Source information: A computed fold for an 85-nucleotide RNA from Sulfuriferula sp., annotated as c-di-GMP-I riboswitch aptamer. Rfam family: c-di-GMP-I riboswitch aptamer. About the family: GEMM was predicted in a large-scale screen for bacterial structured RNA regulatory elements. The sequence was found by an Rfam model in a public genome assembly.
């Protein structure tokens, strides 16, 4: 440097739920809390999924739509600990 992640070691992150808060919502942020994760570190480039305020259509009402969100849906990009080959 590279491939792999079986046993280890030092550790790391934190699902659901809950309290507070932001948001139209999806969802985010902080505290508590651990389902799990060898990148469950960062990144919205691609696909998927979620939401639909505004807008458009319709006219009981409802439908369409991302410029919003999701990195713990998958892929891509960047970076990193240890061990074995």
């Nucleotide at each position: 440097a590279u491939u792999u992640g079986u046993a280890a070691a030092c550790g790391g992150c934190a699902a659901a739920c809950u309290c507070a808060u932001c948001g139209a919502a999806a969802g985010g942020u902080g505290g508590g809390g651990a389902c799990g994760c060898a990148a469950a570190a960062c990144u919205a480039c691609c696909a998927g999924u979620c939401u639909a305020a505004a807008g458009c259509a319709u006219g009981u009402u409802u439908g369409c739509c991302a410029u919003g969100a999701u990195a713990g849906u998958g892929g891509g990009g960047u970076u990193g600990c240890c061990a074995a080959g």
Description
NCBI's taxonomy places the organism under Bacteria, Pseudomonadati, Nitrosomonadales, Sulfuricellaceae, Sulfuriferula. Its mean pLDDT, the model's own confidence on a scale to 100, is 86.